[in-house]
RNA sequence: CCCUUAGAGUUUGAUCCUGGCUCAGGAUGAACGCUGGCGGCGUGCCUAACACAUGCAAGUCGAACGGGGUACUCCGAAUGAAGGUUCGCUGGAAUUUGGAAAUACCUAGUGGCGGACGGGUGAGUAACGCGUGGGUAACCUGCCCUUAAGAGGUGAACAACAGUGAGAAAUCAUUGCUAAUACACCAUAUGCUUACAGAGCCGAGUGCUCAGUGAGGAAAGAAAUUCGCUUAAGGAUGGACCCGCGUUUGAUUAGCCAGUUGGUGGGGUAACGGCCUACCAAAGCUACGAUCAAUAGCCGGCCUGAGAGGGUGAACGGCCACAUUGGAACUGAGACACGGUCCAAACUCCUACGGGAGGCAGCAGUGGGGAGUAUUGCACAAUGGGCGAAAGCCUGAUGCAGCAACGCCGCGUGAGUGAAGAAGUAUUUCGGUAUGUAAAGCUCUGUCUUUGGGGACGAUAAUGACGGUACCCAAGGAGGAAGCCACGGCUAACUACGUGCCAGCAGCCGCGGUAAUACGUAGGUGGCGAGCGUUGUCCGGAUUUUACUGGGCGUAAAGGGAGCGUAGGCGGAUUCUUAAGUGGGAUGUGAAAUACCCGGGCUUAACCUGGGUGCUGCAUUUCCAAACUGGGAAUCUAGAGUGCAGGAGGGGGAGAGUGGAAUUCCUAGUGUAGCGGGUGAAAUGCGUGGAGAUUAGGAAGAACACCAGUGGCGAAGGCGACUCUUUGGACUGUAACUGACGCUGAGGCUCGAAAGCGUGGGGAGCAAACAGGAUUAGAUACCCUGGUAGUCCACGCUGUAAACGAUGAAUACUAGGUGUGGGGGGACUGACCCCUUCCGUGCCGCAGUUAACACAAUAAGUAUUCCACCUGGGGAGUACGGCCGCAAGGUUGAAACUCAAAGGAAUUGACGGGGGCCCGCACAAGCAGUGGAUUAUGUGGUUUAAUUCGAAGCAACGCGAAGAACCUUACCAGGGCUUGACAUCCAACUAACGAAGCAGAGAUGCAUUAGGUGCCCUUCGGGGAAAGUUGAGACAGGUGGUGCAUGGUUGUCGUCAGCUCGUGUCGUGAGAUGUUGGGUUAAGUCCCGCAACGAGCGCAACCCCUAUUGUUAGUUGCUACGCUAAGAGCACUCUAGCGAGACUGCCGUUGACAAAACGGAGGAAGGUGGGGACGACGUCAAAUCAUCAUGCCCCUUAUGUCCUGGGCUACACACGUAAUACAAUGGCGUCCAACAAAGGGAAGCAAAACCGCGAGGUAGAGCAAAUCCCCAAAAGACGUCUCAGUUCGGAUUGCAGGCUGCAACUCGCCUGUAUGAAGUCGGAAUUGCUAGUAAUCGCGGAUCAGCAUGCCGCGGUGAAUACGUUCCCGGGCCUUGCACUCACCGCCGGUCA
Repeated sequence: CCCUUAGAGUUUGAUCCUGGCUCAGGAUGAACGCUGGCGGCGUGCCUAACACAUGCAAGUCGAACGGGGUACUCCGAAUGAAGGUUCGCUGGAAUUUGGAAAUACCUAGUGGCGGACGGGUGAGUAACGCGUGGGUAACCUGCCCUUAAGAGGUGAACAACAGUGAGAAAUCAUUGCUAAUACACCAUAUGCUUACAGAGCCGAGUGCUCAGUGAGGAAAGAAAUUCGCUUAAGGAUGGACCCGCGUUUGAUUAGCCAGUUGGUGGGGUAACGGCCUACCAAAGCUACGAUCAAUAGCCGGCCUGAGAGGGUGAACGGCCACAUUGGAACUGAGACACGGUCCAAACUCCUACGGGAGGCAGCAGUGGGGAGUAUUGCACAAUGGGCGAAAGCCUGAUGCAGCAACGCCGCGUGAGUGAAGAAGUAUUUCGGUAUGUAAAGCUCUGUCUUUGGGGACGAUAAUGACGGUACCCAAGGAGGAAGCCACGGCUAACUACGUGCCAGCAGCCGCGGUAAUACGUAGGUGGCGAGCGUUGUCCGGAUUUUACUGGGCGUAAAGGGAGCGUAGGCGGAUUCUUAAGUGGGAUGUGAAAUACCCGGGCUUAACCUGGGUGCUGCAUUUCCAAACUGGGAAUCUAGAGUGCAGGAGGGGGAGAGUGGAAUUCCUAGUGUAGCGGGUGAAAUGCGUGGAGAUUAGGAAGAACACCAGUGGCGAAGGCGACUCUUUGGACUGUAACUGACGCUGAGGCUCGAAAGCGUGGGGAGCAAACAGGAUUAGAUACCCUGGUAGUCCACGCUGUAAACGAUGAAUACUAGGUGUGGGGGGACUGACCCCUUCCGUGCCGCAGUUAACACAAUAAGUAUUCCACCUGGGGAGUACGGCCGCAAGGUUGAAACUCAAAGGAAUUGACGGGGGCCCGCACAAGCAGUGGAUUAUGUGGUUUAAUUCGAAGCAACGCGAAGAACCUUACCAGGGCUUGACAUCCAACUAACGAAGCAGAGAUGCAUUAGGUGCCCUUCGGGGAAAGUUGAGACAGGUGGUGCAUGGUUGUCGUCAGCUCGUGUCGUGAGAUGUUGGGUUAAGUCCCGCAACGAGCGCAACCCCUAUUGUUAGUUGCUACGCUAAGAGCACUCUAGCGAGACUGCCGUUGACAAAACGGAGGAAGGUGGGGACGACGUCAAAUCAUCAUGCCCCUUAUGUCCUGGGCUACACACGUAAUACAAUGGCGUCCAACAAAGGGAAGCAAAACCGCGAGGUAGAGCAAAUCCCCAAAAGACGUCUCAGUUCGGAUUGCAGGCUGCAACUCGCCUGUAUGAAGUCGGAAUUGCUAGUAAUCGCGGAUCAGCAUGCCGCGGUGAAUACGUUCCCGGGCCUUGCACUCACCGCCGGUCA
């Protein structure tokens, strides 16, 4: 310089961090599911080293040997065919048999070589087994190559064979014969071996070289070549042994070992060696992990990774080990031998029961196991191997083929054109959109496939399993060839339907409880493609989740309780030296294959292949350097230590002694009845046997008030009266001495609060256990009265604590400020003060660090050294084991299983029986109530055919309902209708309509054709609008469901004072600031201050009513006129328009010269005058699908619609809200009668008059109303009653009436008369109200035919009290804590079921 290095989801209301879990990638000897056209190249029992039927896998050499057999030739014997014949014979085929020699072939046996290679498997092995690098002067090596020398004689056997015998068999025994390249002996000895003594040389005591004396060897065949044999030396190849380094996990394996370690002698081996043996010595290994246990063949490589690493060891290659299991040797150059031997064991087979045979982890194949892995194929043509002189034989090595998408690679399933954007399908807002140029159609092509023909390379003479294969040519026809997975986020790709926390999905988060892009299906889309998904395993992400590269430890997991100190690690200055480390060069090695680069060959690729690079490593008797580290030597003084001189200190000590206050107890005195004690309140307890109180004296034990201080000392634990004694350490000053003596510190040793244990003392107070009393649902607790161990002392043990600064030790460096303790120096008259310095101990604070909080010279900063510890939460500091302990227990310290979090810091809110400030009829102070009674009404419950539905703490319950006899009405029973009671469209018809009558409970039906015949245009035929009837279908209809799918509306916190935004600033961020603070206000109201400056929605004001007044206007109002009649007038009351008025404006005081508060004046009204409307951001999935609207779902001769009757009014009971009462502030009666306001009135209000006891009736003046009517206001005044269930109270019930209405039984209201219940002021608890208010009194209205004790309004009379904010409830602001955030009705531990 270049190249390389990717993240995401998930803890939270949100944030940052820590930290785990999960995903996207690659790989695979794979398996499973769905699917499947072709070819090439590879690969294919990972499980039972489980058992194996059958066949094959190692033979070969006759040119080593004897024999045997066959063939051929020749000779002999016997029989003797065809043919011929003179019938006498001839002929001699053929067969049998004997012999001879030569040739060819085959071969059981002897003999040689090979069966130690090739092939398989990975059980064992943690080892010099493997890898790598060395050594052997401590070794061997058949066949092969080179060199030198030699090969002369002799002999005895054993197989085969023949005979006999045993046995079922396998096989064996015995007698006899025989050959050799089989065996033995002798001679020879260039060499070699050994013993002896000698000389020289090397790298080392064994070695090498040289020259002298004793033991050991040969085999033939052939005509010849050739091939063989023996000895010796060398080479090559192959092996053997030794060593350095590396090579899994566990210390809950810490000690192991007797041939063990070494020596000597001997033996053994190819060779060294305790390899073996006898004796001697007592060593050897181990914390740098011995021994033991578990697991495992090792490597080149392969997979992954940026790399460092991590995982793995199939196929190919190297080494090792094994061959049913265990053991052993023999042969041999080589074995302790896969297809050899022997023994033992297990198993299988044969058997005549006496005895025998066998070993697929060779190739095929079988059974079994298993999710799972192939043909009992062809060939020796090629490559290679064994034997042979060779031909050749053998070769399940190998070459090929078969099976399998098991993997990699390549190809195809068509190409072009083609919009009516076809049909179908899906969806839809019904318009359309998508599938989609996709298809069809038209024009082409022929890869693969199919048929036919030709036909290799591999073999440079012959020989081809593969194979009529590869390849080439021709023909034909789009024909035969596409699936799988996914579509919530991560992660590319969305809709519909079905389902309804079911069925199911899921890698993590999670989805599904009626509108599921997450389940299932369909359409569409995305991805890959002859494959696609899933599962298993490995690496990656996961550098920062084991951190060498490259982490941490105050609070997230993590500093040992502390000190001393061993091993180890690290270590001051200067000089010289060395070269172990270190750096560089050279050399050797790092097999091949694989990897990378450049090429080459198969049409390409995969695949094969040539060359190069690389293999980061190791070694060297090699060379160089000498800075740094190490070793050696010398020197130094800054670290460290010693000496000397000082002062300070609750440092330690069964070393000694002394003291006072208090407590308790004892004795004595005084003195009395209950006191005393204790608590939130009490009780247990003590006391007439004299307590408590008080006085005096005595005893005992323990602890040391004040001083006392984020002050002192100590390593920590810890240490506090005073005096003496003894002892450790630190500090200051000085610079005399030593001269790196230092730092840290695994194990180890020592110390180590409290509680506890052992032995012996002691014991005043306190006080576990225990007892009693309280509290409580219980109370084995908190509280009280007692009280034993213990606390104290001595000697031992225990060894733990939130043993904390939650912060290991040491050294150096890095701004300051301010206290305090102990020393020193300077200056000063000075013990003060001031300046300075060292050591300690605090606070604040900069840089820096930190996730933040915070730390900040006493670091959590910057660096170095050493030690301890951590690696998600729970299980668990538990179990087991070891060690320690008298015990209690301590220390060390897991796993199964389970979760997707657990956690730290900080933020917003909510909450607190936290704090501060403030407000509200919140409490308090008062008045009147509710809760008790009766009734009314609503609700629950129960009942019922139905008792329709909704509302549910405040904020449901005289609520929806401003009024259920029918209707309403939604409910129930019964009876009807089915395009419908209602709407739109179409067609036909008809004007429409339709009385009386009959049946019926009615709806309705029948019956008439009784009656009736509209509007517009007209060519008078008709057409049209509207309406009706009939018919078919679209549709209507639903008070059916979902208020948790919604709109709208409403309640509530709350008329509380709050809720936010823009820009800026601060913070990594969530967020903060503003909005906090000091005052003030009813108020985030206003003022001041302020890293904030502004703004918005709220507050207030603007609006309405009311209180005063001016002015204007006066009819139906009014009257200072007139007078009962018109009229006149508008002063007054009143009405209703427009104005005025109130603003802390004025004065004083206080306050900060502010805002404002207090007081006053004036004023009808004074500090928002009183009341109303008005309700911020939001909360409660608050209420309402039954006001209305509406998505989706559901019903469609019914869940729609019509009718009759019933029900909503039931009734053991419970609750809410009201009415009326319980009486004398009252009831009743009488009289006088006085004073309102606000409303309503035409299908209406209704006067006067008359009738009725009355409700009411008759009647109808007036009035669409400031005119008339409702309309009488009532509490009031006077009289009476005299405290009683009454002259209170009026429920209930009987009788008689009235009114409304089609109808008053279920089920209306009212009147009269009679009846006369409960109730004598209401338990616990609880409500409203602060002034024209509460209380009390009446009046009106809406709804409405009728029905109010309810609701909404109106006026009359008209109080009491508020010290105040401690407490209850609710709310606002600030602050604090928090494990809550669905937000305390939270979260959560235990127990029981």
A computed fold for a 1393-nucleotide RNA from an uncultured bacterium, annotated as small-subunit ribosomal RNA. Its Rfam family is "Bacterial small subunit ribosomal RNA". The sequence is in RNAcentral, with records from Greengenes.